A computed fold for a 1478-nucleotide RNA from a metagenome, annotated as small-subunit ribosomal RNA. Rfam family: Bacterial small subunit ribosomal RNA.
RNA sequence: AGAGUUUGAUCCUGGCUCAGGAUGAACGCUAGCGACAGGCCUAACACAUGCAAGUCGAGGGGUAACAGGGAAGCUUGCUUCCGCUGACGACCGGCGCACGGGUGCGUAACGCGUAUGCAACCUACCCUUUACAGGGGGAUAGCCCGGAGAAAUCCGGAUUAAUACCCCAUGGUACCAUAAUACCGCAUGGUAUAUUGGUUAAAGAUUCAUCGGUAAAGGAUGGGCAUGCGUAAGAUUAGUUUGUUGGUGAGGUAACGGCUCACCAAGACUGCGAUCUUUAGGGGUUCUGAGAGGAAGGUCCCCCACACUGGUACUGAGACACGGACCAGACUCCUACGGGAGGCAGCAGUGAGGAAUAUUGGGCAAUGGGGGCAACCCUGACCCAGCCAUGUCGCGUGAAGGAUGACUGCCCUAUGGGUUGUAAACUUCUUUUAUACGGGAAUAAAUGCCCCACGAGUGGGGAGUUGCAUGUACCGUACGAAUAAGCACCGGCUAACUCCGUGCCAGCAGCCGCGGUAAUACGGAGGGUGCAAGCGUUAUCCGGAUUUAUUGGGUUUAAAGGGUGCGUAGGUGGGAUUAUAAGUCAGUGGUGAAAUUUUGCGGCUCAACCGUAAAACUGCCAUUGAAACUGUAGUCCUUGAGAGGAUUCGAGGUAUGCGGAAUGAGUAAUGUAGCGGUGAAAUGCAUAGAUAUUACUCAGAACACCGAUUGCGUAGGCAGAAUACCAGGAUUUUUCUGACACUGAGGCACGAAAGCGUGGGGAGCGAACAGGAUUAGAUACCCUGGUAGUCCACGCCGUAAACGAUGCUCACUCGCUGUCGGCAAGAAUGAUUGUCGGUGGCCAAGCGAGAGUUUUAAGUGAGCCACCUGGGGAGUACGUCGGCAACGAUGAAACUCAAAGGAAUUGACGGGGGCCCGCACAAGCGGAGGAACAUGUGGUUUAAUUCGAUGAUACGCGAGGAACCUUACCCGGGCUUAAAUGUAGGAUGCAUAAAGCAGAGAUGCUUUUCUUCGGACUUCCUACAAGGUGCUGCAUGGUUGUCGUCAGCUCGUGCCGUGAGGUGUCGGGUUAAGUCCCAUAACGAGCGCAACCCCUAUCGUUAGUUACCAUCAGGUCAUGCUGGGACUCUAGCGAGACUGCCGGUGUAAACCGCGAGGAAGGUGGGGAUGACGUCAAAUCAGCACGGCCCUUACGUCCGGGGCCACACACGUGUUACAAUGGCCGGUACAGAGGGCAGCUACCUAGCAAUAGGAUGCGAAUCUCGAAAGCCGGUCCCAGUUCGGAUCGGAGUCUGCAACCCGACUCCGUGAAGUUGGAUUCGCUAGUAAUCGGAUAUCAGCCAUGAUCCGGUGAAUACGUUCCCGGGCCUUGUACACACCGCCCGUCAAACAAUGGAAGCCGAGGGUACCUGAAGUCCGUAACCGCAAGGAGCGGCCUAGGGUAAAACUGGUAACUGGUGUUAAGUCGGAACAAGGUA
Repeated sequence: AGAGUUUGAUCCUGGCUCAGGAUGAACGCUAGCGACAGGCCUAACACAUGCAAGUCGAGGGGUAACAGGGAAGCUUGCUUCCGCUGACGACCGGCGCACGGGUGCGUAACGCGUAUGCAACCUACCCUUUACAGGGGGAUAGCCCGGAGAAAUCCGGAUUAAUACCCCAUGGUACCAUAAUACCGCAUGGUAUAUUGGUUAAAGAUUCAUCGGUAAAGGAUGGGCAUGCGUAAGAUUAGUUUGUUGGUGAGGUAACGGCUCACCAAGACUGCGAUCUUUAGGGGUUCUGAGAGGAAGGUCCCCCACACUGGUACUGAGACACGGACCAGACUCCUACGGGAGGCAGCAGUGAGGAAUAUUGGGCAAUGGGGGCAACCCUGACCCAGCCAUGUCGCGUGAAGGAUGACUGCCCUAUGGGUUGUAAACUUCUUUUAUACGGGAAUAAAUGCCCCACGAGUGGGGAGUUGCAUGUACCGUACGAAUAAGCACCGGCUAACUCCGUGCCAGCAGCCGCGGUAAUACGGAGGGUGCAAGCGUUAUCCGGAUUUAUUGGGUUUAAAGGGUGCGUAGGUGGGAUUAUAAGUCAGUGGUGAAAUUUUGCGGCUCAACCGUAAAACUGCCAUUGAAACUGUAGUCCUUGAGAGGAUUCGAGGUAUGCGGAAUGAGUAAUGUAGCGGUGAAAUGCAUAGAUAUUACUCAGAACACCGAUUGCGUAGGCAGAAUACCAGGAUUUUUCUGACACUGAGGCACGAAAGCGUGGGGAGCGAACAGGAUUAGAUACCCUGGUAGUCCACGCCGUAAACGAUGCUCACUCGCUGUCGGCAAGAAUGAUUGUCGGUGGCCAAGCGAGAGUUUUAAGUGAGCCACCUGGGGAGUACGUCGGCAACGAUGAAACUCAAAGGAAUUGACGGGGGCCCGCACAAGCGGAGGAACAUGUGGUUUAAUUCGAUGAUACGCGAGGAACCUUACCCGGGCUUAAAUGUAGGAUGCAUAAAGCAGAGAUGCUUUUCUUCGGACUUCCUACAAGGUGCUGCAUGGUUGUCGUCAGCUCGUGCCGUGAGGUGUCGGGUUAAGUCCCAUAACGAGCGCAACCCCUAUCGUUAGUUACCAUCAGGUCAUGCUGGGACUCUAGCGAGACUGCCGGUGUAAACCGCGAGGAAGGUGGGGAUGACGUCAAAUCAGCACGGCCCUUACGUCCGGGGCCACACACGUGUUACAAUGGCCGGUACAGAGGGCAGCUACCUAGCAAUAGGAUGCGAAUCUCGAAAGCCGGUCCCAGUUCGGAUCGGAGUCUGCAACCCGACUCCGUGAAGUUGGAUUCGCUAGUAAUCGGAUAUCAGCCAUGAUCCGGUGAAUACGUUCCCGGGCCUUGUACACACCGCCCGUCAAACAAUGGAAGCCGAGGGUACCUGAAGUCCGUAACCGCAAGGAGCGGCCUAGGGUAAAACUGGUAACUGGUGUUAAGUCGGAACAAGGUA
């Protein structure tokens, strides 16, 4: 110090989450020791038991217990007596019990903190000083006696003491009254001196040291009161208050004071937050943080409050009193039922509550406290110990060496390697700690006693006493690696990786997210990482978070500028000068307790911890000074602001009447069949005369042209022209005032449209409504009508995307160019220039996340106001205010999500745009869709109809050939190292082969070997390697389809941009082309395009066998048969075509030309060749391959069946429907291929398929071989001499075998079909169409298929509006799985929280009335007392109780409302593209 998370990627905004530190913690796993600290956060819930406050005999009467002494009795160790002594129960009296200890209920307060004040006060014990202490009196407790009661306790009688109580005396600097002088103070007033009068004191004890008593003054200590400032939240709490605010008088108090009372006045507090509600003890400090802050207030210290709940006083110096009293209440306990007792928020402890918090311990040795002269006593304060890893700190669990890198485990690419790992074993060493034994501190100083000094309570000296912890810390010896390691994590953040299991299951998760068969994310293991006697988790706080922003944020579009103005309070404020000193600054003084914090030094072996010193405590108060700035007071100024004069501008406002066009209506007329409306229609109007046209009349509303980036207004808004009234701005002048200013919370006013009220008005338009269309529907869009409304007057409403999504004011900061208004200068009906005020465009710097903005700022500064703090819930609920209502203003929470959002980028998409291309359309030719058949598919069927392919890109596809085989499917029968091969070992000799038998066959059984005796060969057994067309094409390789033979896809460097990214590749031309040219922050390059390759078209050359034959020569019955090497052809090498030439256009590239030449002309034609990529496209069944699965079967062999089924649907084809034809006869011409288990000439037979012979050829040699065409004939438009399905019969061929299930031939039969609906396919030239041929596969063939080959050989293209696909540029986007996208609402279901609600149940507070304890105070004739006084009675007030009505706030609730969430529900299709009606 940051990181993760919104996106395909980017920048920003913004939330969520994490890493850190901390804790009085808890929980899980684990655990060796010590030191120091801490330990009921919950029920201020209830408490058994013990202890926590006593002491003094030197105050007193005394003697119950104990001890000593004495006496008596006798049982000689017991009883009784004696207060005689030490001492001392209970009692009177003194002091203490108001401290110490606990808790945090209450309290939002002078409670606390801080700083002051008391001229308004008190203070026992302590210190200093002064003075005094004379005399008298009566009681009472105790003890004793008697009585009541269960007890607690109480009553009566007699007797008695005091440092208890009372009276008298004395007395002052005390108190009261009186009157005077001086001085002081901010004021009430105070102080000092002096006069007179009045009132009030005392206690003794004694060991003779002393300790006490009374009065007064001062001090110290402790308290009381008052005041300034500071100290929570809520305004959905806005008004509160009657002793209330003040005064006078009185009372009361230690003291001021409405503290209380009487009277008088009517005040007091409050937007700088009163009152009310909720929460809370405050501080020193603690945690965190760089700090500022934020959070907390446990332990320790200070203050406050409380002591079962509420009230009250008494005593006392001090209390309204934790271990005192009285009363009331609740609760618990005892009881003889009459009545009593109690208060752990003291220390332990118990129950309960809770996630959770300890011993019914030791000691007064130390420190401190109370009493006492003291010894001493008391002290759960305190000091110690115990329990708990609760925390902090420290130590240890060994150290060194040791490689064969051992074994096991785990992993792998597995003959082996890696890791665990120097780890272990082993060798050597050490002994902290543990254990055992031995030694052994400090904490202790005293008080008291003795002595000494002097100033008499201090100091010094001496001998001695006192230790809970504790035989502890510590030290030594012995022993032996001996006694001692876990927890969490390992996808990213975040250090650390593999295997197995699981298979969206089980589970994990702080956020993002993992898991659907190869999970570094689940569970286990191995390994690793981190920390370590702990480690993790949970909870909470701060941090990170500049995410409430004072330091230190924002508001055009992300959340956020109020709709606009006026203006109150408040905040802020021009120039000069004088004074002052409130703010400000500086010095000084006081205070800021200690502890804490920081630093230095020191003590425990170190550290934590502790001690000591210093610093700090950023604060407050006082005082002295400074005077720049702000403030305050005064004087002046003019530039801010305002006023005056002059000129001028405008759709500025209000009112009044006026105008023309249009529209509608009425009347009249002309006139006839339609009008109107739409995408097309219909509703509607119209023969009762519409629409149209003409004339006149009426009505209401709005004001064309001018008109504009125009003007005016604060905003809303304002438009015919005129008049009246009102308001405003600008300019100019520099005449007046002299800071009069800016902003503006509340407040007031204005405020579009719609809406509301009352009354008018109503032409057009037009929510609602009606009808007609559209549609699946159409409560819409479109059409025809049409009410409210729109208009006027008056009154409400108070909201808008009220927008520049940009608050107002002031100052400053480059330029260019329009325009409106004014002024000035100016060739003067005026070009232009300057200037002020408005209103536009462009742009620099700057700013900004970017888009953008830019003197009209979103720049740079100043002032003030308003507003924001993740999305949803929600501008909702409740409450309140306003409103006639509609509704508006104010304005949450629960719950839920990890995003929501802004700008820009690249794509993709659009029922967006532009340009361009393609048999894409159009123009044509021929088809498909109708028929029959063939074939494939779906479906159905079946034992099986094996599997795959499924929009384009599956469907005559894998299959280029299913009768068996193939074959993967079904049925049945067999085999299990197996059907094949190999190795090793063992065994065997009839297993191979042949024959026979059985069987459907596989197979089984029977018989029979060779030999050179070595064996060959074979079989069987065992072992190891198998096999699988089983699954996953979504684990893969390879291959393929498609976009698409479309022109694209990228890179390097540079440049631009914060960045994604852009540029290049865009633009202007051109091209088939990102082809080329020009231009250019780009310059180059790569993969594609093109070319290079093959075939084909022309020529040359070389070479001629099996090809060729024009001439020449030879030869034959005939034939290229022979010589030959022209031609054709063959197949090698070359040539040729490049926009090269010409003309035109053009800068060029290039294009144009029936150009030339040429066999070919602008890529000549065809093929091969397929960029980056897309479709998780296809294929595990071609092959290969990871993983999974089967192993007497999911392997393998065999027979038969099936893949060929058949109501039906679709695709692809064939044949047709005929005369451009069918049939018959004759006749001509290819190319490319194939051929020995083959092609076969030729001959013979058969109508034929074929058969029987026979010959040539492993092929430029032999062979297979054309059809359409051409010539002639016939048919005459018909279901035919078209068409050939189907069926019957007879055959041929292949094959082991044609039943399921082959092809072909012949004879016979002769179905549908007469050109095919919507729709749809192919093709641009040697193409379509048409004609035949060949080949692969193959025994044969279901081939009409596929792939090639040649023959004949067209038509048409105006053109790019439209359909489809594609390319480039641009635009919009809420899409990025990318439009087959995204996404909204109702309904249905589940769950969650929440609002309303009759009713029901509570809590707290207030008000009114009734009652009213204890108690203070007041009053008081009878009773008691000599008196002081008391009893009793009465009164005021009050805790508590009761009653009543309301308010407020919770809980619950039938029913009800919306909201949120939830893989695959329903209906539509609102938004995002012009989202199909922006």